[in-house]
The prediction has a mean pLDDT of 82. Predicted 3D model of a 70-nucleotide RNA (transfer RNA) from Cryptoperla sp. WY-2013. Its Rfam family is "tRNA". Rfam links the family to the GO term triplet codon-amino acid adaptor activity. Lineage of the source: Eukaryota > Panarthropoda > Altocrustacea > Insecta > Cryptoperla.

């Protein structure tokens, strides 16, 4: 310098164009107290632009990370 891939919640993962789970966290029930269990709640599609009724998804650029070639 070039090519390819990845980026979703605090963590780990899913998603065929109309965002889903587990763990963790907080509150409550329960308990002599804790743990476990149950219920509830708060949290996310790396950034910008474009196409579309509608974009995590399709297109372009940028950023970061990884691999390969030179």
């Nucleotide at each position: 310098a070039g090519u390819u891939a990845a980026u979703u919640a605090a963590c780990u993962u899913a998603u065929u164009g109309a965002a889903a789970a587990g763990u963790a966290u907080a509150u409550g029930u329960u308990u002599u107290g804790a743990a476990a269990a149950c219920a509830u709640a708060a949290u996310a599609u790396a950034a910008a632009g474009g196409u579309u009724u509608a974009a995590a998804u399709c297109c372009u650029u940028u950023a970061u990370u990884a691999a390969c070639u030179u």